[in-house]
RNA sequence: GCCCUCGUAGCUCAGCCGGAUAGAGCGGGUGACUUCUAAUCUCCAGGUCGCAGGUUCGAGUCCUGCCGAGGGCG
Numbered sequence: 001g002c003c004c005u006c007g008u009a010g011c012u013c014a015g016c017c018g019g020a021u022a023g024a025g026c027g028g029g030u031g032a033c034u035u036c037u038a039a040u041c042u043c044c045a046g047g048u049c050g051c052a053g054g055u056u057c058g059a060g061u062c063c064u065g066c067c068g069a070g071g072g073c074g
Stems, first nucleotide, its partner, number of pairs: 001073007010026004019057001028044002031041002050066005
């Protein structure tokens, strides 16, 4: 230098061929239970979906460029 895969909540990840309010588990907070803690249960908060453009009535999803991570070739 070229090619491939990935980037979604604090962490690990889902999101099928573009569709209506963006999710799960863990973690955090609140409450219940308990003499207290742990465990269990309840509810809550937390997201510019890497960045910037484009296509479209509509983009996490498609296209382009850039940034970052991993891998392959030279």

A computed fold for a 74-nucleotide RNA from a Pseudonocardiales bacterium, annotated as transfer RNA. The prediction has a mean pLDDT of 81. The source organism's lineage runs through Bacteria, Bacillati, Actinomycetota, Actinomycetes and Pseudonocardiales. Its Rfam family is "tRNA". Rfam classes the family as a transfer RNA. The RNAcentral record of the sequence draws on ENA.